[in-house]
Context: one part of a larger RNA
Molecule: small-subunit ribosomal RNA, 5' domain
Organism: uncultured bacterium
RNA sequence: GGACGAACGCUGGCGGCGUGCUUAACACAUGCAAGUCGAACGAUGAAAUUCUCACGGAGGCUUCGGCCAACUGAGGGAUGGAUUAGUGGCGGACGGGUGAGUAACGCGUGAGUAACCUGCCUUUUCAGAGUGGAAUAACAUUUGGAAACGAAUGGUAAUCCCGCAUAAUGUCACGGGACCGCAUGAUUCUGUGACCAAAGGAGCAAUCCGCUGAAAGAUGGACUCGCGUCCGAUUAGCUAGUUGGAGAGGUAACGGCUCCCCAAGGCGACGAUCGGUAGCCGGACUGAGAGGUUGAACGGCCACAUUGGGACUGAGACACGGCCCAGACUCCUACGGGAGGCAGCAGUGGGGAAUAUUGCACAAUGGGGGAAACCCUGAUGCAGCAACGCCGCGUGAAGGAAGACGGUCUUCGGAUUGUAAACUUUUGUUCUUAGUGAAGAAAAAUGACGGUAGCUAAGGAGAAAGCCACGGCUAACUACGUGCCAGCAGCCGCGGUAAUACGUAGGUGGCAAGCGUUGUCC
Numbered sequence: 001g002g003a004c005g006a007a008c009g010c011u012g013g014c015g016g017c018g019u020g021c022u023u024a025a026c027a028c029a030u031g032c033a034a035g036u037c038g039a040a041c042g043a044u045g046a047a048a049u050u051c052u053c054a055c056g057g058a059g060g061c062u063u064c065g066g067c068c069a070a071c072u073g074a075g076g077g078a079u080g081g082a083u084u085a086g087u088g089g090c091g092g093a094c095g096g097g098u099g100a101g102u103a104a105c106g107c108g109u110g111a112g113u114a115a116c117c118u119g120c121c122u123u124u125u126c127a128g129a130g131u132g133g134a135a136u137a138a139c140a141u142u143u144g145g146a147a148a149c150g151a152a153u154g155g156u157a158a159u160c161c162c163g164c165a166u167a168a169u170g171u172c173a174c175g176g177g178a179c180c181g182c183a184u185g186a187u188u189c190u191g192u193g194a195c196c197a198a199a200g201g202a203g204c205a206a207u208c209c210g211c212u213g214a215a216a217g218a219u220g221g222a223c224u225c226g227c228g229u230c231c232g233a234u235u236a237g238c239u240a241g242u243u244g245g246a247g248a249g250g251u252a253a254c255g256g257c258u259c260c261c262c263a264a265g266g267c268g269a270c271g272a273u274c275g276g277u278a279g280c281c282g283g284a285c286u287g288a289g290a291g292g293u294u295g296a297a298c299g300g301c302c303a304c305a306u307u308g309g310g311a312c313u314g315a316g317a318c319a320c321g322g323c324c325c326a327g328a329c330u331c332c333u334a335c336g337g338g339a340g341g342c343a344g345c346a347g348u349g350g351g352g353a354a355u356a357u358u359g360c361a362c363a364a365u366g367g368g369g370g371a372a373a374c375c376c377u378g379a380u381g382c383a384g385c386a387a388c389g390c391c392g393c394g395u396g397a398a399g400g401a402a403g404a405c406g407g408u409c410u411u412c413g414g415a416u417u418g419u420a421a422a423c424u425u426u427u428g429u430u431c432u433u434a435g436u437g438a439a440g441a442a443a444a445a446u447g448a449c450g451g452u453a454g455c456u457a458a459g460g461a462g463a464a465a466g467c468c469a470c471g472g473c474u475a476a477c478u479a480c481g482u483g484c485c486a487g488c489a490g491c492c493g494c495g496g497u498a499a500u501a502c503g504u505a506g507g508u509g510g511c512a513a514g515c516g517u518u519g520u521c522c
Stems, first nucleotide, its partner, number of pairs: 001522004006518005013393006019386002021351001026349003030346003035090003040087002043084001048079005056071001059068003097304003106229008116221002121217002124215005130164004139154006170195009180185001200209003230276003237267003242264004247259003279301004283294004306327005329340004357383001359382003365379001366377004396426004406417004430463001431459006440449001466511005471492003477506005487494002
């Protein structure tokens, strides 16, 4: 000198774009953050329309016995289909947060898989959907419990579940041929046998959306390997599933991944093991570069979700707002038993030098569900707060010497503040008020932001400058006070009676809505 997610002191006008718990991965009140589909299913059956009709009955007729009857309309039926608790499907494995752990194939980079999986998607390709059955929520009745939540009996549907059929380019077993490869082997043609599938819905219909098996692609993942990846030797030996083998189990798959048996190996001064520290990278800061430091924000990967462990479901999890167990903690309780997990967005307490609103909207972009309408979305878009940072603008401009008053200094002559002010003319960025008023929205409709930005008019210099320094380094000096005191100080050093170094004032210098200090890095 540069830089910062900064903090502190003094000061503070506006706008744009960013950024904002670095500490306690401390504990959390409250609200919201993941739902959706009635075009899968049974049930429920609102409005509306309509049919029937009890009671009532304006009015009319009357031979006074009654009769006709508009209207109202309980109740019942039909059409209709709002609503949704439940079954079922898809999604809750994405998106969002955090960096505790991890020195590791975790990450980066380059290869490999002849050892692998992949829901949704594809104007891709081939083939198919035949025929039966059994349950179970819901619901009803009874019943237990303070609650959370159950239990028994009856009972119903499906794109729920289960048989049988059909069966190949699928899988498995046993053969034959061709061809290829770095090895295990791969690809392909072919023969025999065995095994495995399905679901319907909407529509008048055409058709559309789905379903099943197979092939291919795409996307996403899994595993393996080469190289690289902090400090300590005042850590020198470490290791028993340890190292290897044959077999079996398990996995999507290879593998001591697991197990029985066998062998005795494997790693290590090219630093094993142990201890400490740490998420890694693209990047960022600095530097002429080499390098050093760093990993906030944005993007990629990884890990975690109160602590530890476990599996279930599923294409995908060993699952932040799922389940089970154990621990700690908090809450409810009728003491028998239950409920909870903000490292999602806000917000609270606490810790701290220190870090924001319990805001608006799904209008846009994107995501989930749905045929769609649409619903959900604290992702996201916006607004609020903070000079926290960067950038831009302003605080007026031109003229104006009697060089005014005042202040300071003075050799008492004057010098300086200083064209500075006053004063004259003028402008309107900002500001205030009023009017108008967007783009962002691809045919139509739809705008949170927002009556915002912008534009127009009027008013009016009015409302907007501070901070630090002035001995040398280092740009900028005098007076007074103090008297080794009070104090200053980054280094050298100032202060003991003439202090340009302390304090105040005037002046000057520097930067400027900031300035200075502290901390950290180069």